[in-house]
Context: one part of a larger RNA
Parts: sequence; structure tokens; C1' cells
RNA sequence: UGACGGGGGCCCGCACAAGCGGCGGAGCAUGCGGAUUAAUUCGAUGCAACGCGAAGAACCUUACCAAGGCUUGACAUGUGCCGGUCGGCUCCGGAGACGGGGUUUCCUCCUUGUGGGGCCGGUUCACAGGUGGUGCAUGGUUGUCGUCAGCUCGUGUCGUGAGAUGUCGGGUUAAGUCCCGCAACGAGCGCAACCCUUGUCCCGUGUUGCCAGCACGUUGUGGUGGGGACUCGCGGGAGACUGCCGGGGUCAACUCGGAGGAAGGUGGGGAUGACGUCAAAUCAUCAUGCCCCUUAUGUCUUGGGCUUCACGCAUGCUACAAUGGCCGGUACAGAGGGCUGCGAUACCGUGAGGUGGAGCGAAUCCCUUAAAGCCGGUCUCAGUUCGGAUCGGUGUCUGCAACUCGACACCGUGAAGUUGGAGUCGCUAGUAAUCGCAGAUCAGCAACGCUGCGGUGAAUACGUUCUCGGGCCU
Repeated sequence: UGACGGGGGCCCGCACAAGCGGCGGAGCAUGCGGAUUAAUUCGAUGCAACGCGAAGAACCUUACCAAGGCUUGACAUGUGCCGGUCGGCUCCGGAGACGGGGUUUCCUCCUUGUGGGGCCGGUUCACAGGUGGUGCAUGGUUGUCGUCAGCUCGUGUCGUGAGAUGUCGGGUUAAGUCCCGCAACGAGCGCAACCCUUGUCCCGUGUUGCCAGCACGUUGUGGUGGGGACUCGCGGGAGACUGCCGGGGUCAACUCGGAGGAAGGUGGGGAUGACGUCAAAUCAUCAUGCCCCUUAUGUCUUGGGCUUCACGCAUGCUACAAUGGCCGGUACAGAGGGCUGCGAUACCGUGAGGUGGAGCGAAUCCCUUAAAGCCGGUCUCAGUUCGGAUCGGUGUCUGCAACUCGACACCGUGAAGUUGGAGUCGCUAGUAAUCGCAGAUCAGCAACGCUGCGGUGAAUACGUUCUCGGGCCU
């Protein structure tokens, strides 16, 4: 000077408390450990690994295993020599890679030849290649403390010096935010603001959007003429600043209440992460030093594996029911995606889906009937008309191919489960809870995941003694 203390003081945070809903018990899904295996590829391991890398493991992916092949190589550049090829069609062997054969056949320059070049093959040499090792050799990127309020510097002053001061004290703030005081005076990185979005109004504009008024037309529909009022889209602006009033306060910063206002004291949300810490993570995104392999640790192929299963853990989904299940009718979103695509009306099928193809590169057409909700009916507390696992059968779709190992539909089957021990997690408002919808990846899909979107919409906070984490002074 720091760090630490079951030392002290002050302060903050869904940290506790007050509430609401979960997890821990069941079934299933996914990840991990362990065990197994020819292989079950590798990495991630308290918070900050475990629905994580993976926004898609049937083949491919794929890095793993078995078997079969290749050795200048699947890929790049160059060199010497030799040959004539590229490509297409096809036959044979083979699991295929690969091996053997048939047929057809290039382009261009001219000095028209046994030429040069492009291109391909063989051979030779330099080399290629490595998801092999080391994240404790590294760059880059990321997590975390933490969106916590801190971390520093110049000059001056003090101290022999390490260092101190500034950064402290009294107030105040979300904030080292601001005010006052002070051997300090200033400054930088952070804070805040500037950026995006959402909430109100105004102006401009008006198609593919809208339809009040005026007409036309329809079984019906902004369908048509037309219109720019409204909604909405796009662009621009206004608005919020403690600006105004009152109380408190050091005539301060600020704070409490009020007015006006769509919004009030940072309006809500996002992006934005200081100096640093953890030899934190990543050599498997990429790049890279060194080491290692070079007829193999490279590369090609077929099949298998990453999907195993006595067990343990983590994260989710579905339930255990009547605030409910089932049946019929009926209403209202937002945000996205679409040409190798989205696919309407119609018809067929109980259904998954099929036939067919209008329209649409999309404010036009399609995905697209949102669901919870509302109105009726039924069930009457039961392992049930709850719950849907598991299994049998039959199908549909994608795709060379669904056996290992896809999703979905229908018929049958109908398991555990009656609210979950110790313990533990999330959340303070359009939040929790609950309800659906869309997208990325993607042929298809193990998505119940993730990222977004809207609908319905609470309870509670006395307070800071205690638990955890953090800040300042001592």
C1' cells in the first nucleotide's frame, strides 16, 4: 500500500423479509457423470460446466471404430521429362472407393510442323496435409466480479523513503451525481447524455394501406369511381427541463407535495461493460510459435458408433384434475417467413396427407382457422369421460436409403401419478403466472430447446435484526 476479520460505522441489491408460482416425489425429453463398448469422437466442471460449443448426428455432417483402398496425395504453387488428352454415353468385377474395357470427342495462337500455350494424365523433386500435442508459449474472441462506481494521471504540497494528498469531511444522488468545506488546483478512462425502440401531438406524403362524406354495384367483401378526414406506413418536427407553485434545506446541491400534461423527476425497454481479477474458457471458428506424424496421426470408401443403460445429477415438458376434462357454436393479435419457395378456391381421405394448381419475389397473394376467452351441453370426485407413458396393428410424408436410428396420423392398449422429505429457485408491473403465434438451423426431424411476438393479467414490500454479494470510511 492492499487483502482479510465469527472488529466498528454508513449505504445498496428479489440479499433477507412480505407475497405469487415452481424445482426436489411421477412419466417422458434433453444434457452430464458413471458403467458398458470395436468405437460409444472432442471440448466445457462451484457461482461463471451440465436444453453448454450443437441455429437440426439416419448417409453426409464426423473429428471415433471395423474392414477395404491410395501415397506429390481429397486441396495449393512451381520445376524437369514423357504422353494426349477435357468431357459425355455405356459394359464387367466389387459393399463402395476402386480396378478393367468399349464408343464418341476439346479450345486457341500462328512461322501450318514431329510447333507454342490453355487443359488432363503418368513420372521426378520442392512440398501438400494433420479436428495430432501444448489455452501454463500466444494473437483474437468470450465469461465473471458488474452496468458495481469505481480506476488513474499532470503540476503542486507533505514524507529520508515506501507513499500520502487530490479520491477526505458535512449534506445529497441510481452514480467519484452534484453542492459546501478543505494544500490542493486541474485533467483522463468510467457515470450521465448523445444512439435505437416504445408512449402523446403537429406538419408533409398517400400505394399494395385506409373508407368519414358523395355515387355505383354485389348473396357478400373498399368490390368499383373517387377521397386524404380517420387508422396505418414513411420522413421531419414539437414535447419533460425539477421549467412553474408551495413546504423543508446552509439564500446550496437536493428532497417532499401540488398544478398543468399523453408522459414527472433516469417515463419504460435496449445497445453500450472503466483499471483490473480468476496462469478463468477456447490451439476443435480462425490465426499462430515450438514439438510430433509423413505408404500415415494424411486421404478416399462401405458399414457401424456419437442414439448403449443396473445407477446418480442438472435443465425442461406433461400431469396428478371440476378456477377442470370432453363436445358444439362464436370473437379478438402482434411479429415474422416465402421462387430449389409460400401455396388459395375446389375435390378425395376419419386423419396424417393426396390430386390439382389460382395468386404472389409479396403493406397486394400465401403460410394464417391464434389460443386462453365468451355462449350452450355433458361428466359429479372416481385412479375417473383425470392422466397419458408403454406396447400391438395399419398408414402418411421427407429422403438413394427410416433395421440399428425420423416425424406425424388413425385404431386398440391404457403404466406411474391423488400436489411431492431435508432443502432449493425465479419474480417488484404490463412484471410473475397463464395462453397461443412466428422464425433461425433445416430434405425430413427426435424443438418439450433457443430467439422473438402479442393476448389475459395479479399479490406483496412493515422494515434492514438476520443469510448472501457489493461499495465507502475506519
A computed fold for a 474-nucleotide part of an RNA from an uncultured bacterium, annotated as small-subunit ribosomal RNA, 3' major domain. The RNAcentral record of the full RNA draws on ENA, Greengenes and SILVA.